A computed fold for a 476-nucleotide part of an RNA from an uncultured bacterium, annotated as small-subunit ribosomal RNA, 3' major domain. It matches the Rfam family "Bacterial small subunit ribosomal RNA".
[in-house]
Context: one part of a larger RNA
RNA sequence: UGACGGGGACCCGCACAAGCGGUGGAGCAUGUGGUUUAAUUCGAAGCAACGCGAAGAACCUUACCAAAUCUUGACAUCCUCUGACCCCUCUAGAGAUAGAGUUUUCCCCUUCGGGGGACAGAGUGACAGGUGGUGCAUGGUUGUCGUCAGCUCGUGUCGUGAGAUGUUGGGUUAAGUCCCGCAACGAGCGCAACCCUUGUCUUAUGUUGCCAGCACGUUAUGGUGGGGACUCGUGAGAGACUGCCGGGGUUAACUCGGAGGAAGGUGGGGAUGACGUCAAAUCAUCAUGCCCCUUAUGUCCAGGGCUUCACACAUGCUACAAUGGUCGGUACAACGCGUCUGCGAGCCUGUGAGGGUGAGCUAAUCGCUGUAAAGCCGGUCGUAGUUCGGAUUGGGGUCUGCAACUCGACCCCAUGAAGUCGGAGUCGCUAGUAAUCGCAGAUCAGCAACGCUGCGGUGAAUACGUUCCCGGGCCU
Repeated sequence: UGACGGGGACCCGCACAAGCGGUGGAGCAUGUGGUUUAAUUCGAAGCAACGCGAAGAACCUUACCAAAUCUUGACAUCCUCUGACCCCUCUAGAGAUAGAGUUUUCCCCUUCGGGGGACAGAGUGACAGGUGGUGCAUGGUUGUCGUCAGCUCGUGUCGUGAGAUGUUGGGUUAAGUCCCGCAACGAGCGCAACCCUUGUCUUAUGUUGCCAGCACGUUAUGGUGGGGACUCGUGAGAGACUGCCGGGGUUAACUCGGAGGAAGGUGGGGAUGACGUCAAAUCAUCAUGCCCCUUAUGUCCAGGGCUUCACACAUGCUACAAUGGUCGGUACAACGCGUCUGCGAGCCUGUGAGGGUGAGCUAAUCGCUGUAAAGCCGGUCGUAGUUCGGAUUGGGGUCUGCAACUCGACCCCAUGAAGUCGGAGUCGCUAGUAAUCGCAGAUCAGCAACGCUGCGGUGAAUACGUUCCCGGGCCU
């Protein structure tokens, strides 16, 4: 000077408290440990590993295993020789490959001798190649403390010096935010603001969007003429600044209340992460030093494995029911996505998953989306392991795809397990939040998605307070 203290003072945070809903018990899904295995590829390990890398493991992916191949190599450059190559057919084989056949005779320049280029084959060696090791040799990127309010510098001053001061103190703030004081005076990185989005209004512009008024037409529909009022889309502006009033305060910073206002004191949300910490993570995104392999630790191929299963943990989904299940009727979204094989209306067909046909759409035009679901209106069930719950299993199908055995999703019929609200403990959340309800997208042939990222619908309760638990800041 720091760090630490079951030392002290002050302050903050869903940290506790006050509430609401979970988890821990059940079944299943996913990840991990362990076990098993020829292999179950590798990484991630308290918070900050465990629905994590993986926004898609049947083949491929794929890195793993056993078997079958190749050795200048699947990929790159250089040298020499030869020739077009590709494509197609047959045979052997699990295939990689091997053999045979058919056919064509590349492009540019040219003095017609040849030269150059691309491609293919053969040869030679320089070399290629490595998801092999080391994240404790590294770059880059990332997590975390933490969106916490801190971390420093120049000059000056003080101290023999390490260092101190400034940055401490009195107030105040979300904030080292600001005010006042002060041997300090200034400055930088952070805070805030500038950026995006959302909430109100004005204005410009009206197509593919809209339809108040005027007409036409329809079983019906902005369908048509037309219109720019409204909604909405796209631009440009305005608006919020403690600006105004009152109380408090040191005449300050600020704070409390009020007015006006769509919005009030950072309006809500996002992006944005200081100096640094953890030899934190990553050599398997990539790059890279050194080491290692070089007829193999490289490469190719078919099959298997990553999907095992006594068990343990983590994260979720579905439930245990009547604020419910089921049947019938009926209403209202937003974000997005789609012509290279995409979205696919309507019609026909099937109990259904689907199938057939196929309009329109390069999309504010057409489609996904002519049921959003919860909701509302009726009927039924009557507290039961049930008309709750849906695991598991049998049978039969649909779709994708060379191919669903290991190992896909979905549909129909049958079956109908555990489960009656969960011990100790533990987690999330302060408002359009929690809870609850569905919808879309990425990846993607299909799908393990109950995951993830977004979107809208319905829509609460509680916060006395800071004694205590946890983490953090400042002074001592």